[in-house]
RNA sequence: GGUUCGGUCUGCCGCGACGGGCCGGUACGAACCGGGUCAGGUCGGGAACGAAGCAGCCCUAAGAACGCGGGUCCCGUGUGCGACAGCCCGGGCCCAC
Numbered sequence: 001g002g003u004u005c006g007g008u009c010u011g012c013c014g015c016g017a018c019g020g021g022c023c024g025g026u027a028c029g030a031a032c033c034g035g036g037u038c039a040g041g042u043c044g045g046g047a048a049c050g051a052a053g054c055a056g057c058c059c060u061a062a063g064a065a066c067g068c069g070g071g072u073c074c075c076g077u078g079u080g081c082g083a084c085a086g087c088c089c090g091g092g093c094c095c096a097c
Base pairs, nucleotide, nucleotide: 001094002093003092004091005090006089007088009086010085011084013082014081015080016079017077018076019075020074021073022070023069024068025066026065028063034059035058036057037056042051043050044049
């Protein structure tokens, strides 16, 4: 100097893990200031009927919850395994002096 084996570390890639985001699901969720239906009562009307509309009931928004679900998605990691590359360390072999 070459080659080969092993090790630490670093970088990068792949497949996972975990956490978060995103999406979906579930059950909630507005005293009036969201929607629907509006008993009673109120108002208009001679009446028929009409109008606004509280409670109740139904629905939904924001939102927050969940031992819920999903992925060719996104982000992260003192994360696991593997591939590759590099620095350094150590061993074997070979060559030259």
Model confidence (mean pLDDT): 76 of 100. A computed fold for a 97-nucleotide RNA from an uncultured Planctomycetota bacterium, annotated as Bacterial small signal recognition particle RNA. Rfam family: Bacterial small signal recognition particle RNA. Rfam classes the family as a non-coding RNA gene. The sequence was found by an Rfam model in a public genome assembly.